A computed fold for a 72-nucleotide RNA from an Elusimicrobiota bacterium, annotated as transfer RNA. RNAcentral records the identical sequence in 7 taxa. Lineage of the source: Bacteria > Pseudomonadati > Elusimicrobiota. Rfam family: tRNA. The RNAcentral record of the sequence draws on ENA.
RNA sequence: GCCCUCAUCGUCUAGGAGUUAGGACACCGCCCUUUCAAGGCGGCGACAGGGGUGCGAAUCCCCUUGGGGGCG
Numbered sequence: 001g002c003c004c005u006c007a008u009c010g011u012c013u014a015g016g017a018g019u020u021a022g023g024a025c026a027c028c029g030c031c032c033u034u035u036c037a038a039g040g041c042g043g044c045g046a047c048a049g050g051g052g053u054g055c056g057a058a059u060c061c062c063c064u065u066g067g068g069g070g071c072g
Stems, first nucleotide, its partner, number of pairs: 001071007010025004018055001027043005048064005
């Protein structure tokens, strides 16, 4: 230098065009308990950035940034 691939709550991940982005763990509150843990209920919290297509983009396309891999 070229090619492939990945980027979604704090972490791991589901969703690959059709309202409201889901789950687990973590965190917070309540219940339970003499207290803690465990358990039950509830809450908080995310689409890497920019542009394009389209009625509609997390999803498709382009560029950029960052991670991983391959070739030279």